A computed fold for a 72-nucleotide RNA from a Pseudomonadota bacterium, annotated as transfer RNA. Model confidence (mean pLDDT): 85 of 100. RNAcentral holds the sequence, with entries from ENA. The same sequence occurs in records of 2 taxa. It matches the Rfam family "tRNA". By type it is a transfer RNA. Rfam describes the family as follows. Transfer RNA (tRNA) molecules are approximately 80 nucleotides in length.
[in-house]
């Protein structure tokens, strides 16, 4: 140069067109002399950028950055 994959929350990831989600982690309560553990609650996201398709896009096309693999 060519080909696949990935890119969602602070980290690891899920999410096969209509509700954004989990585990940790983080703040508050509970419990304890006290700490951790454990229970119970809430905070946090331009879903990698920009177009397209659709009544509706994380999710489909394309495009381009970044990141892994494989040809050359």
């Nucleotide at each position: 140069g060519g080909g696949c994959g990935g890119u969602u929350a602070g980290c690891u990831c899920a999410g096969a067109g209509g509700g954004a989600g989990a585990g940790c982690a983080u703040c508050g309560g509970c419990c304890u002399u006290a700490c951790a553990a454990g229970c119970c609650g809430g905070g946090g996201g331009u879903c990698a950028u920009a177009g397209g398709u659709u009544c509706a896009a994380g999710u489909c096309c394309u495009a381009u950055a970044c990141c892994g693999c494989c040809c050359a």